[in-house]
The RNA shown here (c-di-GMP-I-GGC riboswitch aptamer) has 86 nucleotides and comes from an uncultured bacterium. It was read from a public genome assembly, where an Rfam model found it. Model confidence (mean pLDDT): 87 of 100.
RNA sequence: ACCGAUCAGGGCAAACUGCUCGAGAGAGCAGGACGCAAAGCCACGGGCCCACUCCCCUCGGGGAACGGGUAGCCGGGCCGCCGGAA
Numbered sequence: 001a002c003c004g005a006u007c008a009g010g011g012c013a014a015a016c017u018g019c020u021c022g023a024g025a026g027a028g029c030a031g032g033a034c035g036c037a038a039a040g041c042c043a044c045g046g047g048c049c050c051a052c053u054c055c056c057c058u059c060g061g062g063g064a065a066c067g068g069g070u071a072g073c074c075g076g077g078c079c080g081c082c083g084g085a086a
Stems, first nucleotide, its partner, number of pairs: 002084003011036002016031006034072001040078003044075003047070004053064004
């Protein structure tokens, strides 16, 4: 490199609730733990979500562009604890 059975210090925190911010998706803080060995960091590729504009339409819907969000959807990049192992 690779792996997470075991050990130590431990770490993070879904849903939900409250407050705040946002048009929204959603975010921050506090409470709370479903889970997580990168659930640490980065929107680079894909996906999904939101807003707006445009195109097509059999009016059910489908597609495109731009901007935003999601790293706890997947891939990729960077960094890293302990143990195993080489």